Predicted 3D model of a 112-nucleotide RNA (SAM riboswitch aptamer (S box leader)) from Marininema mesophilum.
[in-house]
RNA sequence: CUCUUAUCAAGAGCGGCGGAGGGACUAGCCCGAUGAAGCCCAGCAACCCCGGUAAACCAACCGGAAGGUGCCAAUUCUUACAAGAGCCGAGAUGGCUUUUGGGAGAUAAGAG
Numbered sequence: 001c002u003c004u005u006a007u008c009a010a011g012a013g014c015g016g017c018g019g020a021g022g023g024a025c026u027a028g029c030c031c032g033a034u035g036a037a038g039c040c041c042a043g044c045a046a047c048c049c050c051g052g053u054a055a056a057c058c059a060a061c062c063g064g065a066a067g068g069u070g071c072c073a074a075u076u077c078u079u080a081c082a083a084g085a086g087c088c089g090a091g092a093u094g095g096c097u098u099u100u101g102g103g104a105g106a107u108a109a110g111a112g
Stems, first nucleotide, its partner, number of pairs: 001112008013041001015040003021031003027078002043071003047068002049064005076104001081101008
C1' cells in the first nucleotide's frame, strides 16, 4: 500500500507543555487566546489479549484491563449517490422531514 471481516446513535479532566489553527475530503455548520493542532499525564472502550463457562465447524456468554491498540466537542457534526414513505404546494423537472441501501472515511484483526 492492497484485499477480507466486524463495528461506528454509548463513553472519556476545571490537569501540564505548546502557541494558531482544527473538525479527512465537497457544501454547510461548528470548535478555538475563556487557548487550536501536536506531546505528556489522567481517563473511556473492549478489537486483539488474559481467566472462566461452553464448544470441538462457525460461534456464543460472564469477568478482567497486565500487554498490543484505538479513542478522548457536536450521530462518522450534517451532507454528497440511489430508492421508498410522509407533508407543503394548483402544479412542477420544486421544497421540507424521515427510512433503507450504497459510496467515501475511521478503528481493530487476519492475509498478501
The coordinates come from a structure-prediction model, not an experiment, and the mean pLDDT is 84.